[in-house]
């Protein structure tokens, strides 16, 4: 110096004038005094709270998914394991070695798979026939058969050249047909069923054996466990997908402050044998003396829930920590068509202009904004500022 | 405040037990016709709402985050 990982803060300030919603006082004029967030958002999860249903019991649906803890609980948070990552650090991380199902295309073959090309073995057929010369080492020829140049757009044809072996076992290089092999090597695809050797074998393969890796059973040690190491024993060599049905463990009853209570007022008319137990059945209850549903009376009707709670702040003790006990203090929006706002001044941060500078002049200050209350998470946020860590490189 | 659904061509909509994105109507080209129109034939056009994630592979599945729209006193 460079590149990187990750945790946390804060998000204007002060004054004055004029306004809004509670709450206290009151000489009813007015005076005090309080009045958005870190996310009030998103409704993603989890609880208080309310109300309906709460004899039970089965199916069904949803949800979470190492392990220990911590919470009222949680899919949140701590710590630990197991994976990736050189590291800081990161991961929706039970189970495909239950079962069932998917895998397009290209590939021979896609899951007890499969043999296209090479390549090992195996079998069965070709591996020429005539005629001469010379008498065995053989040559020549003529026919057939392969092959090359060439004429021809090309085929056939033809002209030229070449080749027809080794060998003396009815064998062998060779070539063709049929099989065998599924180790290897091409090749296909996102994925093709351990390594090395050495045996075997007609050839060959974990087919067998030695050492290796992996993966399961058992045992042993350490651990509260996840798990880790070590050992011994199986040729077990078992690919991917469960954010595919599924399988196992655990939890979940529904709805939602527009929930529900209370007070005022006045009941009336239609429909109508079903209706409830708020997912379905068993089962139970209630209804033709009228259950229930639906209209009018009726609309921002008034009050309630309504805001002091798993609360904040300091201080002491436990814990690695998440957290939790103890003490002192503190009180800190409660609207209901919805209050929290605007003018100004001065300071502050960034940015642009101009100046040598002091400093001037202009602009810009985010995201967003309570509605029953909380505990997570997510997601937005102009700008600012405090960390801690890794890797390479350089110096010292 | 709360509970819910939906985004694919220009429109309106299928496809979602994962494997080349289709229809219908418009476009625009040819033919038919003196010419229009109806008919035939045949082309184009797709960030499958945005981002990330499972997977070999996502319009589908999982998370997140916009927009739209329905229901509750």
């Nucleotide at each position: 110096a460079a590149g990187g990982u990750u945790g946390g803060u804060c998000g204007g300030a002060c004054g004055g004038c004029c306004g809004c919603u509670g709450c206290g006082c009151u000489u009813c004029g007015g005076c005090g005094g309080a009045g958005a967030g870190g996310a009030a958002a998103g409704u993603c999860c989890g609880g208080g709270c309310u109300c309906c249903a709460c004899a039970g019991g089965g199916c069904a649906g949803g949800g979470u998914g190492c392990c220990a803890g911590g919470u009222a609980a949680c899919g949140c948070c701590u710590g630990g394991g197991g994976c990736c990552g050189u590291a800081a650090g990161g991961c929706a991380c039970g189970g495909c070695a239950a079962g069932u199902g998917c895998a397009a295309c290209a590939g021979a073959g896609a899951g007890u798979a499969g043999a296209c090309c090479c390549g090992c073995c195996c079998g069965c057929a070709g591996g020429g026939a005539c005629a001469c010369c010379g008498c065995c080492g053989g040559g020549u020829g003529u026919c057939g058969g392969c092959c090359c140049u060439g004429c021809u757009a090309a085929c056939c044809g033809c002209c030229g050249g070449g080749c027809u072996c080794c060998a003396g076992a009815g064998g062998g290089a060779c070539u063709g047909c049929g099989g065998g092999u599924g180790a290897g090597g091409g090749g296909u695809g996102a994925a093709a069923c351990g390594g090395u050797g050495c045996g075997g074998u007609a050839a060959g393969a974990g087919c067998g054996c030695a050492c290796c890796a992996g993966c399961g059973g058992c045992c042993g040690u350490g651990g509260u466990a996840a798990c880790a190491c070590g050992g011994u024993c199986g040729g077990c060599u078992g690919g991917g997908u469960a954010a595919a049905c599924c399988c196992c463990a655990c939890c979940c009853g529904g709805a939602g402050c527009a929930a529900g209570a209370c007070c005022a007022g006045a009941g009336c008319g239609a429909g109508g044998a079903g209706g409830g137990c708020g997912g379905c059945c068993c089962g139970c209850c209630c209804g033709u003396u009228g259950a229930c549903u639906c209209g009018c009376g009726g609309u921002a009707g008034g009050u309630u829930g309504c805001u002091g709670g798993a609360g904040c702040g300091c201080g002491g003790g436990g814990g690695c920590g998440a957290c939790c006990c103890c003490g002192c203090g503190c009180c800190u929006a409660g609207a209901g068509a919805g209050a929290u706002g605007g003018c100004c001044g001065u300071c502050g941060u960034c940015c642009c202009a101009a100046g040598c500078g002091a400093u001037u002049g202009g602009g810009a200050u985010a995201c967003a904004g309570a509605a029953c209350c909380c505990g997570g998470c997510u997601u937005a946020u102009a700008g600012a500022c405090c960390g801690a860590c890794c890797u390479u490189c350089g110096g010292u | 405040g709360g509970g819910c659904g939906c985004u694919u061509a220009g429109c309106u909509c299928a496809g979602c037990u994962g494997g080349c994105a289709g229809a219908g109507c418009g476009u625009c080209g040819c033919c038919c016709u003196u010419a229009c129109a109806a008919g035939g034939c045949g082309a184009a056009g797709g960030u499958c709402g945005g981002g990330g994630g499972u997977u070999c592979g996502a319009c589908u599945c999982c998370c997140u985050c916009a927009g739209c729209g329905c229901c509750c006193a």